Record summary:
The RNA shown here (transfer RNA) has 73 nucleotides and comes from a Verrucomicrobiota bacterium.
RNA sequence: GGGGUCAUAGCUCAGUUGGUAGAGCGCCUCAAUGGCAUUGAGGAGGUCUGGGGUUCGAAUCCCCAUGGCUCCA
Numbered sequence: 001g002g003g004g005u006c007a008u009a010g011c012u013c014a015g016u017u018g019g020u021a022g023a024g025c026g027c028c029u030c031a032a033u034g035g036c037a038u039u040g041a042g043g044a045g046g047u048c049u050g051g052g053g054u055u056c057g058a059a060u061c062c063c064c065a066u067g068g069c070u071c072c073a
Base pairs, nucleotide, nucleotide: 001072002071003070004069005068006067007066010025011024012023013022019056027043028042029041030040031039032038049065050064051063052062053061
């Protein structure tokens, strides 16, 4: 320098044909216990990496940029 791939909650990751953004763990509250652990119920938590485009509608499709991983030279 060129190709591929990834970026979504605090962490690890799903997300179907483009149509209300989710799970586990963690965190907060409540209940059970003398207390802890644990279990159950409820809750908070999101610029879907950034910019632009297509579309009635974009995490999802297209282009550019940034960063990570990887292959070729």
Lineage of the source: Bacteria > Pseudomonadati > Verrucomicrobiota. It matches the Rfam family "tRNA". Rfam describes the family as follows. Transfer RNA (tRNA) molecules are approximately 80 nucleotides in length. The prediction has a mean pLDDT of 80.